[in-house]
Context: one part of a larger RNA
């Protein structure tokens, strides 16, 4: 000199934009942060209002309402959001492989979507329990469940041909044999059958649902080569290192096991201790390099603490579940119940770090045909000079060089055109009026067209009307008044920009980054004049270059 998630003193006017527990991965009271679907199913209230009857207690019935709460079953909870504790690792990072693989929800393309069948929650009835919660008996439904038909491809056996090959195999097109799928709902029609007012096993659209084939995401595996310190860590390994067989995975593999052999690894630093997330990047530096990985963004690991697997396309699962711990917290002492490293918050630790805000208007995400509903992501909003930028605290005149103040050699210097005083202007706070963009969808009607026997009905596109905005009555405009409300901090011996002032102290008190200042005339201590330098700041500490 730059730099900072800083922090600490003094002082603080506005506004944009960012950031805002670096420490204890410590412990949490509270609220809220994952639900959604009635176009999957079956069941379905009650306060209130109304009307009638009443023995004045009260009952009925209709609304409330197919509504609220639960239940079955789907999808989703594996993302979003948070930490950096572990990890020195194929964990990152960069290049490759997978002929050793898997991929819901989306494209797109083939073929299909028949018969049937028995439960189980809700629901009622008896129970246990202080609760958490559960046990038993009885009904019911379903895109839950379960058998069966069927089988183009798809698997599996087995046999033959071509092509390609990293010689392991792959890829094509083939013959036998085997087993293996499925669910419906929801608007609408009468052209076909059938009955005939018009439905229906029927057509039809629009959403599923089985089975394969690409595809596109997204993921698991492997391997090159890169990735901190210590040699005052030199030997280290027994599933170890290799083979053959099986098991196991979605897939190769000591992945795991039984057998065999005795290997593998290292001074190119193993081991083994210590310390650490990596990385794009940032900071500094001409570079080279150095140091760092807040905040954005990609990967990882974690989710009270260690251990385990269920379920499912996907987890070994922050707001799932079971075990054991520690802790906390209800008990009736039999048992139970919890996990903020999600938002804000409180206690604690710290020099040090924000609100128990607003809203889904926008963007994104679940679910949903849809309208919607959830959404502490987000998108605002409050806090804080914590960083950046940006603008003000006034401009032109104005000498009696006023009064004060410091200084004086008493002559005067000096602060100082600075003030007063004249004449202006109107940023910014103030006040009054007006006021946004962000709105893009949706949903009515209509018009075109395109599915279809069809003027039903839907799918695209126009039109045209209603309707959606937290921020905020904000941004910005317009007016109004009126210099009025808006400057400090350090330093001033030298390095260093600024005084050979004055006064107090007197090796005291004190400064001090280094050199060094103070012991009676201190430009270095204190104060005051006046200077310098930066300025909503400036010093100081700390930590990089």
């Nucleotide at each position: 000199g730059a730099a900072c998630g800083a922090a600490c003193g003094c002082u603080g006017g506005c506004g944009g934009a960012g950031u805002g527990c670096u420490u204890a991965a410590g412990a949490c009271a509270u609220g809220c942060a994952a639900g959604u679907c009635g176009u999957a199913c079956g069941a379905g209230a009650a306060c209130g209002u109304c009307a009638c009857c009443u023995u004045c207690g009260g009952g009925u019935g209709a609304u409330u309402a197919g509504u609220a709460a639960a239940g079955u079953g789907g999808c989703g909870c594996a993302c979003g959001g948070g930490u950096g504790a572990g990890u020195a690792a194929c964990g990152c990072g960069u290049g490759g492989g997978u002929a050793a693989u898997c991929u819901g929800c989306c494209u797109u393309c083939g073929a299909g979507u028949u018969u049937g069948g028995g439960a189980c929650a809700a629901c009622c009835c008896c129970g246990g329990g202080a609760a958490a919660c559960u046990g038993g008996a009885g009904c019911u439904a379903a895109u839950a469940c379960c058998a069966a038909a069927u089988a183009a491809g798809a698997c599996c056996a087995c046999g033959a041909g071509g092509u390609c090959c990293u010689c392991g195999g792959g890829c094509c097109a083939u013959g036998u044999g085997g087993g293996a799928a499925a669910a419906g709902a929801u608007g609408g029609c009468c052209u076909c059958u059938u009955c005939u007012u018009g439905a229906a096993a029927g057509c039809u659209a629009u959403c599923g649902c089985u089975c394969g084939g690409a595809g596109a995401u997204g993921a698991g595996c492997c391997c090159g080569c890169g990735u901190c310190g210590c040699a005052u860590u030199a030997g280290c390994u027994u599933g170890u290192u290799g083979g053959u067989g099986a098991g196991g995975u979605a897939a190769c593999g000591g992945c795991u096991c039984a057998c065999c052999a005795a290997g593998g690894c290292g001074a190119c630093g193993a081991u083994g201790c210590g310390u650490a997330g990596c990385u794009g990047g940032u900071c500094u530096g001409a570079g080279a390099g150095g140091a760092u990985g807040a905040u954005c963004a990609g990967c990882c690991a974690c989710a009270c603490u260690g251990g385990a697997a269920c379920u499912g396309a996907g987890a070994c699962a922050c707001g799932g579940u079971c075990c054991a711990g520690a802790c906390u917290c209800c008990u009736a002492c039999g048992g139970g119940a919890g996990g903020c490293a999600g938002c804000a918050g409180u206690c604690g630790g710290g020099a040090a770090u924000a609100u128990u805000g607003g809203a889904c208007a926008a963007u994104g995400g679940g679910c949903g045909c849809a309208a919607g509903c959830c959404u502490g992501a987000u998108c605002c909003a409050g806090c804080a000079a914590c960083u950046c930028c940006g603008c003000g605290u006034g401009a032109g005149g104005g000498a009696u060089g006023a009064a004060g103040g410091c200084c004086c050699u008493c002559g005067g210097g000096u602060c100082g055109u600075a003030a007063a005083c004249c004449u202006c202007u109107g940023u910014c706070a103030g006040a009054a009026g007006g006021g946004a963009a962000g709105a893009a969808a949706g949903c009515u009607g209509u018009u075109g067209u395109g599915a279809a026997a069809a003027u039903a009905u839907u799918g695209c596109a126009g039109c045209a009307g209603c309707u959606u905005g937290a921020c905020g009555g904000u941004a910005c405009c317009u007016u109004c008044a009126a210099a009025g409300g808006a400057a400090g901090c350090a330093c001033c011996g030298g390095c260093u920009a600024a005084c050979c002032u004055c006064c107090g102290u007197g090796c005291c008190a004190g400064c001090a980054g280094c050199c060094g200042c103070g012991g009676u005339a201190a430009u270095a201590c204190g104060g005051a004049g006046g200077g310098u330098g930066c300025a909503a700041g400036c010093g100081u500490u700390g930590u990089u270059c």
Description: The part of an RNA shown here (small-subunit ribosomal RNA, 5' domain) has 545 nucleotides and comes from an uncultured prokaryote. The RNAcentral record of the full RNA draws on ENA. It matches the Rfam family "Bacterial small subunit ribosomal RNA". Its family is annotated with ribosome and structural constituent of ribosome in the Gene Ontology. The coordinates come from a structure-prediction model, not an experiment, and the mean pLDDT is 83.